[in-house]
RNA sequence: GGGCCCGUAGCUUAGUGGUCAUAGCGCCCGGCUCAUAACCGGGUGGUCAUCGGUUCGACUCCGGUCGGGCCCA
Numbered sequence: 001g002g003g004c005c006c007g008u009a010g011c012u013u014a015g016u017g018g019u020c021a022u023a024g025c026g027c028c029c030g031g032c033u034c035a036u037a038a039c040c041g042g043g044u045g046g047u048c049a050u051c052g053g054u055u056c057g058a059c060u061c062c063g064g065u066c067g068g069g070c071c072c073a
Base pairs, nucleotide, nucleotide: 001072002071003070004069005068006067007066010025011024012023018056026044027043028042029041030040031039049065050064051063052062053061
């Protein structure tokens, strides 16, 4: 340099065009306990990497850029 794949919450992730974007772990508060863990209830947390395009409507489709991985040279 070329080809392919990936980027969603602090971490791991679901979501292949249609209202309000998911769950688990984590974190915070409460319950339970002599106490801690476990368990139970509630809460918190997102520029869907970024810029532009298509569309009535984009996390989702298309193009550029940035970052990561694999392969080729």

A computed fold for a 73-nucleotide RNA from a Methanobacteriota archaeon, annotated as transfer RNA. Model confidence (mean pLDDT): 82 of 100. The source organism's lineage runs through Archaea, Methanobacteriati and Methanobacteriota. It matches the Rfam family "tRNA". By type it is a transfer RNA.